[in-house]
């Protein structure tokens, strides 16, 4: 300090979320210790039990017990209740009220004041009573009464009276009168005197309170009015004191857009978290202050209270009860119950501070000091240090080598935080101190894809389940789940909730309104405010400046100190922006006085203009209406129809008659504030420019409510109605057509009153004023020159340049802006005031108020939900947008397919199985260059398990020969396989022994068991790899440097002429480059040279190597800015001429395009099978639909006969010749030939000569189908091919539609090969006859380029909009209904306490008023819930339709209106987006 996310990509705009900090937490795993904090935020619910306020015998007088001396009686000393005193108003809790002088802050005057300080003065002398006590009584209890007798520092009088308060006179003050006091105790003596506490009177302090005032102190205007003790006076009352505080009577005020009154929520503050600071949240603990003490009211007693553990009433609730009546208040401190995501011990002590009483000892004291419990939070400390590589074992990965867990562990050695044991000491309690054992008891949590540190396996398969954003998961998941490794923090670690930050995302510091949300529809009228022109005096409020007082401590912060260090505490200092006095300054700014003339306004004079309003009047046209002339159609559209029309349309002449609207001028020309405004004339009326140093003398700017004004539509009432013309009726279109097109048409379009107040009311641009370079235009005025008319001075018309005003366009300097554009008419630079804006969606809705007859407007959320939604531009893509161009793409021509029959192929269906891919174009005679078995993957059956193949290991066996090997052969079996038989063959080393030869070991071969592995046409071409298709042999695709633009990109590659071509030129912010294109390469055509075999020559051929064509020459026209350049056209030369033809050759990439079955190849799957091996079947099925050929439907043919010419190319497992047999298919023969020889092959065949069929289903087709045969092959039954003889289907030229083809091509005719044992309509080649057509590019389809719209970007086979129909979900309205709240009006009305009267007077009884609490009635205000309604929102695959996006197929949108299943359609006006 930033970071993710809207896009194919950018930049902005704006939302959302992370990464920090903090908490009185909470909740999930986990958990060694220690010191410092801290711990009911919910029910101000409710309490069992025990403490929290007592204390004084040095005020009093009793009772009782102890202990001395002891006879009574004194003494001492406890205790006990009671009188009195004094505390009990403090401390202690909570926060429920309370938006208020409650708090904070800074000041006031009309005031109390116990205890305490300081000062004075004084304490004299009496009387009357009580409680306790005792006797009796009531009663259940609390508890009362009655009688007797008693004390005081309790009460009551009396004396005394300085000061004080009153009154009187004089008056710096001073006199003189009235009024109020009190207690006494103790010590100590023999007494007194003293001494101590005390008491009373006054004055002052000092510290506390209590009252007043400024400012400051939360949302809400969908609360705009409020108010009757109100507002303010006088008089009285009442208080400690001021005051309507509270009564009488008078005045009628008082507050309020600077927000009064009502609602809502809330204790305030020092501060605390945050934040860079401004600020923004919060107000637990600690301190200050308030307010409360079940809930409501009252009040006594005191110095203080209207009192938390005092007292009375009243309500709820609880407890005793003998039912008559009593008692209670934990929001003290602990405990309980209850609520709650959730918050501790029924602890110890008064030691220490501190309180209350005392004279003191003391005595209370849940304040407070300790402990207990809670990782709640901070801070510390530990779970060990060093050394230790075989880098162990284990685990995890793995390319199988390894790696990595890792010095990590063991293993050695040290050390003791701590824990344990033991001793000492000690306290109220924590504790302190010594000594000893033992590495021993002590690591966990979250993450790891990005933002964000940290990666593999497995498993799981859109499932499970993760997510804070965006997003993983659909078989290879670093996003689930484990592991195993890392990474962060650590006795914690994450989750969740909150606040503040990042958020400049409410903007004062610091935002913005032209298109992204946002300028008010205007502003001549203006109101409260808000700013204000120059030059001057005074004043000193605002500003400054210094000074002073405050601003509690505690905290921040700096320094220092004391706990082993921090947390934690101790002292100092420092801030402290705020209030407030005081002094001092006068720039600016505000008050008060003077002046001025640049704003601002009058004023003469000229002038302009569809500016507004009334009346009057014109001509065209439309339309109707008489008439006249005519005589079949007219009108209407893309075609139509419906309509008009012989009852005479339509067309033409005349005449009339109604309304409504102004052609040309006329033009981004004028004028209006906007809205808007147009024939011509008059009235009236309002404006603006320009001019004149002509006049006041700052009069000015904006301008929140407010007023007026405000297109269309649309209203309400009377007119008026020609054209047009929502609705509506027809015609047509369609799939439908509630629409666009046609016909007709009503309401309205007009006019007069009035109402509505809204439009893309737009320059989507608020208004004023100054400032800042231009170029060109238009209208408008004045002077000033020219010119022309007509003139006496002057008028008139026209033209110029400057200057003022107003209105346009271009665009630049230079600014600005996201861009785009803006750019003196500013969206630059500034000042001033006023509107308005804060993510899309709901929704400009709801409710709630106000206008409005309605319509409906103005003002105007929320719940919910989504990560977006938006604005410029860029690149591509698209267009039922345009402009250029190409192509057998159309057109023009030849020939076909699509119909028949059969061939193959696929689909479909059937099957035990019809293996399996390919399936738009670019699958379909394709993989298959040939399934009877094999191929063969498939089906049925039957074997076989280390296997049909490969390489190892380990045990055993053999190598003298066996269950291997060769050959032969036997049983069972279809084979495979299984069980035997018999013959034959077979290496090399080394050692022993040693004559052949043995013998032992070994290698090396084999059997056989085991294990490793084999093997799989199993799946996944959406994991690859190569390899093809295809757009497309289409001219493109790119780079690098520079330049432009925040940028994404552009430029270059665009433009002009050309080319098959991004080919080549010109022009250019470019200059070049590259992969394409060309060419090089191969064949053909023509020539040379060279060889010449296997040939007669070598001329033809063959082979080999050259030549040769290139951008060359010349000539003419034309194009252009020019040309050396392009094309046309001619010509030479040439076998060939403008790329000769023709193949290979296929840029950068599109289709997740085929292929895992050609092959390799991750993963997965399987292993006595999904491997392998046999035999049969099947890949050949057959209702059927496609594709792709083949034969023909015939005479340009058939068939008969005779006859002529070819190139490619193949043969030793071949190819087969003479001859020779058969109608023939072929048999037989065997010459030749590893090929320029021989042979397929005398090589063709359409041709062409001649005969014959004469238009029929035929001598036309040849399909089934029968019979005989031929070949190949163990084998031709499913299922091969030929031949003869028979048979003789279907078909007469093919419907919508479609395909190939531009020249040696179509068409037509045959031969050759590969594949192969056999088998060719199909492939792949070869020749041979050998044509027609192209005007042209309107149109189809494909493709390039430029531009232009775009709401597409998986890219138009996009995107998307509304009803319906389903499911959920949250508000909304609603007959009701229940709940709080604050009040009103009546009614009743408790105890205290006030007032009155009476009485038996410390007191009682009765009245009265006021008043808690209850009732009643009528509105209010909030809120639960609600049958049902309407609409919203959300939800992979639901129905209808295409409304918007390209001209979106009728250009869109706003306003209003009708109107329709729905998007939507029409009409009036208006925008351009």
């Nucleotide at each position: 300090a930033g970071a993710g996310u809207u896009u194919g990509a950018u930049c902005c705009u704006a939302g959302c979320u992370c990464a920090g900090g903090a908490c009185g937490a909470a909740c999930g795993c986990u958990g060694g210790c220690g010191g410092c904090g801290u711990g009911c935020u919910u029910u101000a619910g409710g309490u069992a039990u025990g403490c929290a306020a007592g204390u004084c015998g040095a005020g009093c007088g009793c009772u009782c017990c102890u202990c001395c001396g002891a006879u009574u009686c004194g003494g001492a000393g406890g205790a006990g209740a009671g009188c009195g005193g004094c505390a009990g108003a403090c401390g202690g809790g909570u926060g429920a009220g309370u938006a208020a002088c409650g708090c904070g802050u800074a000041g006031g005057a009309a005031c109390g004041u116990a205890c305490c300080c300081u000062u004075u003065g004084g304490u004299g002398a009496g009387g009357a009573a009580u409680a306790g006590c005792c006797c009796c009584g009531a009663g259940a209890a609390a508890u009362c009464g009655g009688g007797g007798g008693u004390a005081a520092u309790a009460c009551c009088g009396c004396a005394u009276a300085a000061c004080a308060u009153c009154c009187a006179c004089c008056u710096u003050g001073g006199u003189g009168g009235a009024u109020a006091a009190a207690a006494g105790c103790g010590a100590g003596u023999a007494a007194c005197u003293u001494c101590g506490c005390g008491c009373c009177g006054a004055a002052g302090g000092a510290g506390c309170g209590g009252c007043c005032u400024g400012c400051g102190u939360c949302c809400u205007a969908u609360c705009a009015g409020c108010u009757u003790g109100u507002a303010g006076g006088u008089a009285g009352g009442g208080u400690a004191a001021u005051g309507g505080c509270c009564u009488a009577c008078c005045u009628a005020g008082g507050c309020g857009a600077c927000g009064a009154c009502g609602g809502g929520u809330a204790g305030c503050u020092g501060g605390u978290c945050u934040g860079a600071g401004a600020g923004g949240a919060c107000g637990g603990c600690c301190a200050g202050c308030c307010a409360c003490a079940a809930g409501g009211g009252c009040a006594c007693u005191g110095a203080g209270a209207c009192a938390c553990g005092g007292g009375c009433c009243c309500u709820a609730c609880g407890c005793c009860u003998a039912c008559g009546g009593g008692u209670g208040g934990c929001a003290g401190c602990a405990a309980c119950c209850g609520g709650g995501a959730a918050u501790c011990u029924u602890g110890c002590g008064c030691a220490a501070u501190g309180g209350g009483c005392g004279a003191a000892a003391g005595c209370c004291u849940g304040a407070c000091g300790c402990a207990g419990c809670g990782a709640c939070g901070c801070c510390g400390c530990g779970u060990g240090g060093a050394g230790g590589a075989u880098g162990a074992a284990g685990g995890c990965c793995u390319u199988c080598g390894g790696g990595u867990u890792g010095u990590a562990a063991a293993c050695u050695u040290c050390u003791g935080u701590g824990u344990c044991c033991c001793g000492a000491u000690g306290u109220a309690g924590u504790g302190u101190c010594g000594g000893g054992g033992u590495a021993g008891a002590a690591a966990g949590c979250a993450c790891c894809a990005g933002c964000a540190a940290a990666c593999u396996a497995c498993g799981u398969g859109c499932c499970a389940g993760c997510a804070g954003c965006g997003g993983c998961g659909g078989u290879a998941a670093u996003u689930c789940g484990u592991a195993g490794g890392g990474u962060g923090c650590g006795a914690g670690c994450g989750u969740u909730g909150u606040c503040c930050g990042g958020a400049u995302u409410u903007a004062u510091u610091g935002g913005g309104c032209g298109u992204a949300a946002a300028g008010g529809g205007u502003u001549u009228c203006g109101u409260a405010g808000g700013c204000g022109g120059u030059c001057u005096u005074c004043u000193a409020a605002g500003u400054u400046a210094c000074c002073u007082g405050u601003u509690a401590a505690a905290g921040c912060c700096u320094c220092u100190u004391g706990c082993u260090c921090a947390a934690c505490a101790g002292g100092a200092g420092a801030a402290a922006g705020g209030c407030a006095g005081g002094u001092a300054a006068u720039a600016c700014u505000g008050g008060a006085g003077g002046a001025c003339u640049a704003g601002a306004a009058g004023c003469g004079g000229u002038u302009c203009g569809g500016g507004g309003g009334u009346g009057c009047u014109g001509g065209a046209a439309c339309u109707g209406g008489c008439g006249g002339u005519g005589g079949a159609g007219g009108g209407g559209u893309g075609a139509a129809a419906u309509c008009c029309a012989u009852u005479g349309a339509g067309a033409u002449c005349g005449c009339c008659a109604a309304g409504a609207a102004c052609a040309c001028c006329g033009a981004g020309g004028g004028c209006g504030a906007a809205g808007g405004c147009a024939g011509g004339c008059a009235c009236c009326u309002a404006g603006g420019a320009c001019u004149g140093u002509u006049u006041u003398g700052a009069c000015g700017c904006u301008g929140a409510g407010g007023a007026a004004c405000g297109a269309a539509a649309g209203c309400u009432a009377g007119g008026g109605g020609a054209g047009c013309g929502a609705a509506c009726c027809g015609g047509a279109u369609u799939a439908g057509a509630g629409a666009c097109c046609c016909g007709g048409g009503u309401a309205g379009u007009c006019c007069u009153a009035g109402c509505u107040g809204u439009a893309a009311a737009c320059g989507a641009u608020g208004a004023a004023c100054g400032c800042u370079a231009g170029c060109u235009g238009g209208c408008c005025g004045a002077u000033c020159c020219c010119u022309c008319c007509g003139a006496u001075u002057c008028g008139g018309a026209g033209g110029g340049g400057a200057u003022g005003g107003c209105u346009g366009g271009c665009g630049u300097a230079a600014g600005u802006u996201a861009a785009c554009a803006c750019g003196u008419u500013a969206a630059g630079c500034g000042u001033u005031c006023c509107g308005c804006c804060u993510g899309g969606g709901u929704a400009g809705u709801a409710c709630a108020g106000c206008c409005g007859c309605a319509a409906g407007g103005c003002u105007g959320a929320a719940a919910c939900u989504c990560a977006a939604a938006g604005g410029a531009a860029u690149u591509g893509g698209c267009g039922g947008g345009g402009a250029c161009c190409u192509g057998c793409a159309c057109a023009a021509c030849c020939a076909g397919c699509g119909g028949a029959g059969c061939a193959u192929g696929u689909g479909g269906u059937u099957u035990a199985a019809u293996u399996c891919g390919a399936u738009a174009c670019g699958a379909a005679g394709c993989g298959u260059a040939g399934a009877a078995c094999c191929u063969u993957a498939c089906c049925u059956g039957g074997g076989c398990u280390u296997g049909a193949c490969a390489u190892u290991c380990a045990g055993u066996c053999c190598u003298c020969a066996a269950u291997g090997c060769u050959u032969u052969u036997u049983c069972c079996g279809a084979a495979a396989g299984g069980a035997g038989a018999a013959a034959g063959a077979a290496u090399c080393c080394u050692c022993c022994g040693a004559u052949u030869c043995g013998g032992a070991g070994g290698a090396g071969g084999g059997g056989c068991u085991g294990g490793a592995c084999a093997g799989c046409u199993g799946c996944u071409g959406c994991a690859u790899g190569g390899u093809u298709g295809u757009c497309g042999u289409c001219a493109g695709c790119u780079c690098u440097a520079g330049u432009c633009g925040u940028g994404a990109g552009a430029u270059g590659u665009u433009c002009c002429c050309u080319u098959a071509a991004g080919u080549g030129g010109g022009g250019u912010a470019u200059a070049g480059a590259g992969c394409g294109c060309a060419a090089c390469c191969c064949c053909c055509a023509u020539c040379c040279u060279a060889u010449g075999u296997u040939a007669u020559c070598u001329a033809u051929c063959a082979u080999a190597g050259g030549a040769g064509a290139c951008u060359g020459c010349c000539c003419c026209c034309g194009g252009u800015a020019a040309a050396c350049c392009c094309a046309g056209g001619g010509g030479a030369g040439g076998a060939a001429g403008g790329u000769g033809g023709g193949g290979a050759u296929g840029a950068c990439g599109u289709c997740a395009a085929a292929u895992c079955a050609g092959c390799a190849u991750g993963g997965c799957g399987c292993u006595u099978a999904u491997g392998u091996c046999c035999a049969g079947g099947g890949c050949g099925a057959c209702a059927c639909a496609c594709a792709u050929c083949c034969u023909a439907c015939a005479a340009u043919g058939g068939u008969c006969g005779g006859u002529a010419u070819a190139a490619u190319g193949g043969g030793u497992u071949g190819c087969c010749a003479a001859g020779u047999c058969g109608u023939a298919a072929g048999g037989c023969g065997g010459a030749g030939c590893u090929a320029a020889u021989c042979c397929c092959a005398u090589c063709a065949a359409a041709g062409c000569c001649g005969g014959u069929c004469u238009c029929a289903g035929u001598u036309c087709g040849g399909a089934u189908u029968g019979u005989g045969g031929g070949c190949u092959g163990a084998a031709a039954c499913c299922c091969g091919c030929c031949c003869a003889c028979a048979u003789g289907a279907a078909g007469c030229c093919g419907g919508a539609g479609u395909u190939g083809g531009u020249a040696g091509u179509a068409a037509u005719c045959g031969c050759g090969g590969g594949u192969c044992a056999g088998c060719a309509g199909a492939c792949c080649g070869c020749g041979g006859u050998g044509a027609a057509u192209a005007c042209g590019u309107u149109c189809u389809c494909a493709g390039g380029u430029c531009u232009u719209g775009c709401a597409c970007a998986c890219a138009c086979u996009g995107c998307c909009c509304g009803u319906c129909a389903a499911g959920u979900c949250a508000g909304c309205a609603a007959a009701g209904u229940c709940g709080a709240g604050a009040g009103g009006a009546c009614c009743c009305g408790a105890a205290a306490g006030u007032c009155c009267g009476c009485c038996c007077u410390a007191g009682g009884c009765g009245g009265a008023a006021c008043u808690a609490a209850g009732g009643u009635c009528a509105g209010u205000u909030c809120g639960g819930c609600g049958a049902u309604g309407a609409g919203g929102a959300c939800u992979a695959a639901g129905u209808c339709g295409u409304a918007a996006c390209a001209a979106g197929g009728u250009a869109g949108c706003c306003g209003u209106a009708c109107u329709g299943g729905a998007a939507g359609g029409u009409g009036c006006g208006g925008c351009u987006g």

This is a predicted structure of a 1473-nucleotide RNA (small-subunit ribosomal RNA) from a bacterium. It matches the Rfam family "Bacterial small subunit ribosomal RNA". Gene Ontology terms of the family: structural constituent of ribosome and ribosome. The RNAcentral record of the sequence draws on SILVA.